[in-house]
Context: one part of a larger RNA
């Protein structure tokens, strides 16, 4: 000197853009943070209002089940981890992938059940049991059937050891929901959109294998029995001792194994002329974790942060029988600390979930508040103005010096204050209108044109008054720029080094001057 997720002090006027729980991965009240489809399905109120006193209308609404899809994504957080966890470069001839996209083919005949419903009934509660009954794009047999899948068995073509593609034949085996909703139509039928099966090929995603790379310690030198390979059965989406019987006795190690401590890792970030060192907060991308441990289910996808069991600590609640809970999401409490924030507004934009759409959800996200935390910008007036006012220090008592400084004149209008105006963030979409495609059709579906409605928040102008509302910390002995003069008397005290202080201290204290930065400025910490 530079620099910060900073804290302290003492001062403080505006913006703008970042940024703010580093410490106890300590406990948590109370609110929101994941839902959505009636265009999959059966059910199905009630307040209120009208009545002719039956009923109607509210309404097939609201609502609770079944069912799909999502909840595996967004959001936090760094506790573990020194490891293929990350990061780069291959590899999978050892693999899987919902939704999206585009390819080919298809959707036949049946069935049994069950939630919600009713009835009855346990229990303080949570939550149940039993018995009738219904639905489905829920479940289930059966069938069909292919470039699928297995044996088996011919042709090519190629590679990296196991082997992979390409084309064939026998044989065996596995599928769906023709379901939803539009339109034409008397019907049977024909047409849109969408959804289900199988099958191939992408895009995206995951999984697994490997070189190389990055922390301290030998006051850790040996370390290992699923251990190290083989064969063989299980498993997995797959390779594998993953795992398990056998068989054999291997592996790894000064190129530092093993144990010890310390750490999430990259992109980057800070110094620094670069080398480097030192750091990984905000932001992105990967891990890993969701009170502590373990454990699987369900699913394309967890071994699942606001699923589920199981034990443990803690809190709750209770009729003592038995239950409930997980803020390392958002705000917000409390402890601990030196320290770090609003129990806000909107879904207006962008993004995601579901849905055909309208939309519904969205503490993602847009914003808005709160801190000089930072960095960047402005201001706190300009111009004149000496007889050098006063006052104040200081004085050789002649001055000096604050100092054009003030007053006082003339003048501008940043910011902040009033009033006033609103732009742009907005493209979607609903509905009309017209083209084109599909089609038997001017319907209806799709596309695209044109008209059209939607803001949670924020300005920029422009006028009005007004020099008024806006300046301070630190230093002055040498490093280092900047001096007197009182008061103190080795005392109080100062201090980054060196040192000052013991009666004239420029090193303490206070004044007055000065000098340095400046909405700050100093101290402290910590890195270079």
């Nucleotide at each position: 000197g530079a620099a910060c997720g900073a804290a302290c002090g003492u001062u403080a006027g505006c913006g703008g853009u970042g940024u703010g729980g580093c410490u106890u991965a300590g406990g948590c009240a109370u609110g929101c943070a994941a839902g959505u489809c009636g265009a999959g399905c059966g059910u199905g109120a009630a307040a209120g209002u009208c009545u002719u006193c039956g009923g109607a209308c509210g309404a097939g609404u609201a609502a609770a089940g079944c069912g799909g899809c999502g909840a595996a994504a967004g959001g936090g957080u760094g506790a573990g981890u020194a490891a293929c966890a990350c990061g780069u470069a291959a590899c999978c001839a050892a693999u899987c992938u919902a939704c999206c996209c585009a390819u080919g083919a298809g959707a036949c005949u049946g069935g049994a059940a069950u939630a919600g419903c009713c009835a009855c009934u346990g229990g303080a509660a949570a939550c149940g049991g039993u018995g009738g009954g219904u639905a489905a794009u829920g479940c289930c047999a059966g069938a069909u059937g292919g470039u699928c899948c297995g044996c088996c068995u011919g042709g090519g073509g190629g590679g990296c050891a196991u082997c992979c593609c390409c084309u064939g034949g026998u044989c065996g085996g596995u599928a769906a929901a023709c379901g939803g909703u539009g339109g034409c139509g008397a019907a049977a039928g024909c047409u849109g959109c969408u959804g289900c099966u199988c099958u191939a090929a992408g895009a995206g995603g995951a999984g697994g294998u490997u070189g190389c790379g990055g922390g301290c310690u030998a006051u850790c030198a040996g370390c290992u029995a699923g251990u190290u390979g083989g064969u063989g059965g299980g498993g997995u989406a797959a390779u594998g001792g993953c795992u398990c019987a056998c068989c054999a006795a291997g592996g790894c190690g000064a190129u530092g194994a093993c144990g010890g401590c310390u750490a999430c890792c990259g992109g980057g970030u800070c110094u620094g002329a670069g080398a480097g060192g030192a750091c990984g907060g905000u932001c992105c991308g990967g891990c890993a974790c969701a009170c502590u441990g373990g454990g699987a289910c369900u699913g394309a996808g967890a071994c699942a942060c606001u699923g589920c069991c199981c034990a443990g600590a803690c809190u709750c609640c209770u009729a003592c029988g038995g239950g409930a809970g997980g803020c390392u999401g958002c705000a917000g409490u409390c402890g601990a600390g030196a320290a770090u924030c609003u129990u806000c507004c909107g879904c207006a934009a962008u993004g995601g979930g579901c849905g055909a759409a309208a939309g519904c959800c969205u503490g993602a996200c847009g914003g808005a508040g709160c801190g000089a935390c930072a960095c960047c910008g402005c201001g706190u007036g300009c111009a004149g103005g000496a007889u050098g006012a006063a006052g104040g220090c200081c004085u050789u008592c002649g001055g000096g010096u604050u100092g054009u400084a003030a007053a006082c004149u003339g003048c501008u209008g940043u910011c902040a204050g009033g009033u006033u105006c609103u732009a742009g963030g907005a493209a979607u979409g609903a509905u009309u209108g017209g083209a084109u495609g599909u089609g038997a059709a001017c319907a209806a579906c799709a596309u695209c044109c044109a008209a059209g409605g939607u803001g949670a928040c924020c300005a920029a102008g422009a006028c009005c008054a007004a020099a008024g509302g806006a300046a301070g910390c630190a230093a002055c002995g040498g490093c280092u720029a900047a001096c007197u003069c009182u008061g103190u008397g080795c005392c109080a005290g100062c201090a980054g080094c060196c040192g000052c202080g013991g009666u004239a201290a420029g090193a303490c204290a206070g004044a007055g001057g000065u000098u340095g930065c400046a909405a700050a400025c100093g101290u402290u910490g910590u890195u270079c």

Small-subunit ribosomal RNA, 5' domain from an uncultured soil bacterium, 528 nucleotides, folded computationally. Its Rfam family is "Bacterial small subunit ribosomal RNA". Rfam links the family to the GO terms ribosome and structural constituent of ribosome. Model confidence (mean pLDDT): 83 of 100.